Source information
A computed fold for a 356-nucleotide part of an RNA from Natronoglycomyces albus, annotated as large-subunit ribosomal RNA, domain IV. The prediction has a mean pLDDT of 85. Rfam family: Bacterial large subunit ribosomal RNA.
[in-house]
Context: one part of a larger RNA
RNA sequence: CUGUGGUUAAGGAACUCGGCAAAUUGCCCCCGUAACUUCGGGAGAAGGGGGGCCAUCACUGGUUGGGCAUGCGCCUAGAUGCUGGUGGUGGUCGCAGUGAAGCGGAGGAAGCGACUGUUUACUAAAAACACAGGUCCAUGCGAAGAAGUAAUUUGAUGUAUAUGGACUGACGCCUGCCCGGUGCUGGAACGUUAAGAGGAUCCAUUAAGACUUUCGGGUCUGUCGUGGUGAAUUGAAGCGCCAGUAAACGGCGGUGGUAACUAUAACCAUCCUAAGGUAGCGAAAUUCCUUGUCGGGUAAGUUCCGACCUGCACGAAUGGCGUAACGACUUCCUCGCUGUCUCAACCACAGGCCCG
Numbered sequence: 001c002u003g004u005g006g007u008u009a010a011g012g013a014a015c016u017c018g019g020c021a022a023a024u025u026g027c028c029c030c031c032g033u034a035a036c037u038u039c040g041g042g043a044g045a046a047g048g049g050g051g052g053c054c055a056u057c058a059c060u061g062g063u064u065g066g067g068c069a070u071g072c073g074c075c076u077a078g079a080u081g082c083u084g085g086u087g088g089u090g091g092u093c094g095c096a097g098u099g100a101a102g103c104g105g106a107g108g109a110a111g112c113g114a115c116u117g118u119u120u121a122c123u124a125a126a127a128a129c130a131c132a133g134g135u136c137c138a139u140g141c142g143a144a145g146a147a148g149u150a151a152u153u154u155g156a157u158g159u160a161u162a163u164g165g166a167c168u169g170a171c172g173c174c175u176g177c178c179c180g181g182u183g184c185u186g187g188a189a190c191g192u193u194a195a196g197a198g199g200a201u202c203c204a205u206u207a208a209g210a211c212u213u214u215c216g217g218g219u220c221u222g223u224c225g226u227g228g229u230g231a232a233u234u235g236a237a238g239c240g241c242c243a244g245u246a247a248a249c250g251g252c253g254g255u256g257g258u259a260a261c262u263a264u265a266a267c268c269a270u271c272c273u274a275a276g277g278u279a280g281c282g283a284a285a286u287u288c289c290u291u292g293u294c295g296g297g298u299a300a301g302u303u304c305c306g307a308c309c310u311g312c313a314c315g316a317a318u319g320g321c322g323u324a325a326c327g328a329c330u331u332c333c334u335c336g337c338u339g340u341c342u343c344a345a346c347c348a349c350a351g352g353c354c355c356g
Base pairs, nucleotide, nucleotide: 001351002350003349004348005347006346007345008344010342011341014340019337027051028050029049030048031047036041038170052092053091054090055089056088057087058086059085060084061083062082063081064077065076066075067074068073093097098102105335106334107333108332109331110330111329112327113326117129118128133168134167135166136165137164138163139162145154146153147152171322172321173320174319176252177251178250181249182248183245184244185243186242187241190240191239192238196234197233202228203227204226205225208221209220210219211218212217253271254270255269256268257267280314281311292308293307294306295305296304
């Protein structure tokens, strides 16, 4: 000097991002116990008192002999013992009696998540995941879905109170408007549309014929057949088209004017839209301006709590707003407590370093 443990005057969070760490509390018995509440809780709430040892008294168990009975038991004798429990009274020692060890600090308010659970084996335990509950969609059984080229298997030795998929996430009160776009479902009249069917037309080749010839041939027409080209016509789903559907993906306006102070605008006009954000909440885990403004708490408060609403850019199962209980979650405050600090000191042990 470092580490680990211990003690500390006065103060008591002034430390610090933050009471991190440490300290306080701690067991048993008795008294007593609030708001709120889903009436179960909250609760060991909180907050008080007692606790050793000795003597004595009272009450109450176990342990004995005999008889009856035998599944439980009943009656009787009780003198002296042994061994437990509870309470009263008196006494006694210490600073201290759960004398050591083990062994909850408590309360108030807010956010988030209902809860118990799960998670990043080795930097994250959470507000993330899951959850019971809710809703929608698919599936009638050789089910849908899933694995496999297939056979087959699973779903399930199940059968719609079942199984699979998606979203939300206890409970309470609720869940508004928009189907124009995208998706999904349904419809089938019309338009468009593939391979295929169809085979018009045209081309090539050619038997044969005609014309011509220097008799070698040349030119023209061209049946049947073969090869090719391939029109009309026909031709499904899909798409177009017509509807439905938002607890499907998603979306949910602007401008100007107006009331007998001022201000504001219940009101009017106008443009656009598929429809223009309803209830509830709101400077919020969301608010840029912003330390918004007002109130509370402090001597002093960018945090916190309660309001306001001007919501840059909340909002209703991508759920909205509440909510008792719960949380090694996050934030603020209070009591207690303390070497966290004012401000450091000493002790013990271990290691380092210096001298030797």